[in-house]
The RNA shown here (transfer RNA) has 72 nucleotides and comes from Callorhinchus milii. The source organism's lineage runs through Eukaryota, Metazoa, Vertebrata, Chimaeriformes and Callorhinchus. The RNAcentral record of the sequence draws on Rfam. It matches the Rfam family "tRNA". The family's RNA type in Rfam is transfer RNA.

RNA sequence: AGUUCUGUAGCUCAGUGGUUAGAGCGCUCGCCUCGCAAGUGAGAGACCUGGGUUCGAUUCCCAGCACGUCCC
Repeated sequence: AGUUCUGUAGCUCAGUGGUUAGAGCGCUCGCCUCGCAAGUGAGAGACCUGGGUUCGAUUCCCAGCACGUCCC
């Protein structure tokens, strides 16, 4: 080079052509405690990049980029 898969929050993963994009763990703040932990309430935080189709794209299509699989 070729082949194939994946790309969504700090990490592990859901999810859908439509108007709130969720969960667990983690992080921040409050309550509780003499203090810590645990518990509890609240909050911040994300659709890899570009183009196309569509009234509407995170979702469909194409290309690129990156990690991985197989092969040489």